[in-house]
RNA sequence: GCCGACGUAGCUCAGCUGGUAGAGCAACGCAUUCGUAAUGCGUGGGCCGGGGGUUCAAUUCCUCUCGUCGGCU
Numbered sequence: 001g002c003c004g005a006c007g008u009a010g011c012u013c014a015g016c017u018g019g020u021a022g023a024g025c026a027a028c029g030c031a032u033u034c035g036u037a038a039u040g041c042g043u044g045g046g047c048c049g050g051g052g053g054u055u056c057a058a059u060u061c062c063u064c065u066c067g068u069c070g071g072c073u
Base pairs, nucleotide, nucleotide: 001072002071003070004069005068006067007066010025011024012023013022019056027043028042029041030040031039049065050064051063052062053061
């Protein structure tokens, strides 16, 4: 330098060919216990790496860019 994959909640990830985002773990609260852990129930938490474009509407399409990883030379 060229090619490809990925970037969504604190972490690991999902989100089917566009219709205003979810799970598990973690955190917090309550119950249970003499107490802790475990267990059960519940709550909060993200404008989807950033900019621009198409559209009535974009995490999803197009484009530029940043970062991580891999391959080629």